A computed fold for a 479-nucleotide part of an RNA from an uncultured bacterium, annotated as small-subunit ribosomal RNA, 3' major domain. Model confidence (mean pLDDT): 84 of 100.

Context: one part of a larger RNA
RNA sequence: UGACGGGGGCCCGCACAAGCGGUGGAGCAUGUGGUUCAAUUCGACGCAACGCGAAGAACCUUACCGGGGCUUGACAUUUCACUGACAGCCCCUGAAAAGGGGUUUUCCUUAUGGGACAGUGGAACAGGUGCUGCAUGGCUGUCGUCAGCUCGUGUCGUGAGAUGUUGGGUUAAGUCCCGCAACGAGCGCAACCCUUAUCCUUAUUUGCCAUCUCCCGAAAGGGAAGGAACUCUAAGGAGACUGCCCCGGAUAACGGGGAGGAAGGUGGGGAUGACGUCAAGUCCUCAUGGCCCUUACGUCCCGGGCUACACACGUGCUACAAUGGCCUGUACAAAGGGAUGCGAAAUCGCAAGAUGGAGCCAAUCCCACAAAGCAGGUCUCAGUUCGGAUUGGGGUCUGCAACUCGACCCCAUGAAGUAGGAAUCGCUAGUAAUCGCGGAUCAGCAUGCCGCGGUGAAUACGUUCCCGGGCCUUGUACA
Repeated sequence: UGACGGGGGCCCGCACAAGCGGUGGAGCAUGUGGUUCAAUUCGACGCAACGCGAAGAACCUUACCGGGGCUUGACAUUUCACUGACAGCCCCUGAAAAGGGGUUUUCCUUAUGGGACAGUGGAACAGGUGCUGCAUGGCUGUCGUCAGCUCGUGUCGUGAGAUGUUGGGUUAAGUCCCGCAACGAGCGCAACCCUUAUCCUUAUUUGCCAUCUCCCGAAAGGGAAGGAACUCUAAGGAGACUGCCCCGGAUAACGGGGAGGAAGGUGGGGAUGACGUCAAGUCCUCAUGGCCCUUACGUCCCGGGCUACACACGUGCUACAAUGGCCUGUACAAAGGGAUGCGAAAUCGCAAGAUGGAGCCAAUCCCACAAAGCAGGUCUCAGUUCGGAUUGGGGUCUGCAACUCGACCCCAUGAAGUAGGAAUCGCUAGUAAUCGCGGAUCAGCAUGCCGCGGUGAAUACGUUCCCGGGCCUUGUACA
């Protein structure tokens, strides 16, 4: 100087407390451990691994296993020799890869040859998701959006070093004020950026429809003409700064209250992550040193596996019902996506879906009926009209192909489950809870992920305690 202490002081954070809803019990989905297996490819392991890499394993992917093939190679560049277009199509063998046969046949040219391409043989080389993340770059997680981390000059100290950065206040903040052997500065904080909340101006189509005119209609309403008011859209601006008033305070920083205002003291949300820590993670994104393989640890193909199943754990979904289930009617979103795409009306089917093709390169058309809600009816507390697992049968769709191993529909079947022990998680407001909608990946395949809106709470006395963190101080036989 640090680190540590079941030392002290001060202060924060859904850290506790106060509340609301969960997990832990059940069934299923998914990841992991274990076990099994020819293989169940590999990585990730407290927080910070375990719905993680994987924004989507039937083949492919695929790295694993079995079998069948190839050896200058599936891919690149250079070069030598010889031969020929190659490709495509057809036939035979084969599980395919591939092998054999047939058909067909390029550009320039001085007619010798040359270029590109392909085949055979050869030489350099290719190739490796093989090892080392403890050789590395890059990227990322984490403490932590915590308020810290340092430097120059000066001063003090023999020196390590200190001072500044400590102190008194204050703040979300090393934020600001005051003081001070310090005076300044840098990276962080804040602001500048995006979005949301109010208003103004401009613009007026595909969006809007207040007034006026016409048409249809009994009316409600609809259409046309028209309009630029309103909504929306999207470009530019205004607006919030403790600016104003009162009180407190060192007259300061600032704090409490109030006015006006759409918004008030960082308005809400996002992006933004200091010096560093964990030899944290990644050689399987990519790049790369070293080592290793080279008729194989490379490469092509078919089939299988990654989907196994006495069990254990994590993360979720659905429930156990009446604030509910079922039936009928009826209302209101936002944000997105759409051309080998989204696909309307209509028809068929109980349905998944099929036929059909209008319209749309999309403020125009489509996906697309939002659901919870509201109104009426029914069930009457039961393992039930709760719950939907499991299983049998029949189908639909995608795709070369759904046996291993897809999703969905219909009929039948109707399991566990009656609120979950010890323990443990999230959340402070348009939040939790609850309800549906969209997107990426994607032929097909979400209860995951990323977004969107609808309905919409309870509680916070307080900082003694648990956890993590910041500052000062103290002890130390630790570095």